This is a predicted structure of a 105-nucleotide RNA (FMN riboswitch aptamer (RFN element)) from uncultured Anaerococcus sp.
RNA sequence: UUCUUCAGGGCGGAGUGUAAGUCUCCACCGGCAGUAAAGUCUGCGAGCGUAAGCUGACUAGGUGUGAUUCCUAAACCGACAGUUAUAGUCUGGAUGAGAGAAGGA
Repeated sequence: UUCUUCAGGGCGGAGUGUAAGUCUCCACCGGCAGUAAAGUCUGCGAGCGUAAGCUGACUAGGUGUGAUUCCUAAACCGACAGUUAUAGUCUGGAUGAGAGAAGGA
């Protein structure tokens, strides 16, 4: 340099109601790289925009040379469109795109 493959998880129980996987209570889930192992740090992807650009959320204690990453506790966050009723978990754009990972030449 080039080719191939891979590359996102989660609604279970109860209640109300004509109707809810959308509301309420309990529960469940967490892309990629970096760094002491990260949904909440830094950067990136995804999403939105004609473009410039915009874009969520963590504290306390403990161990340790070192951790907002581990352990204990207690919190918080989650695009757009659709829907008999408001969606991180259903359906759709998407058999898409993609940070990147692995392998071959």
The prediction has a mean pLDDT of 86.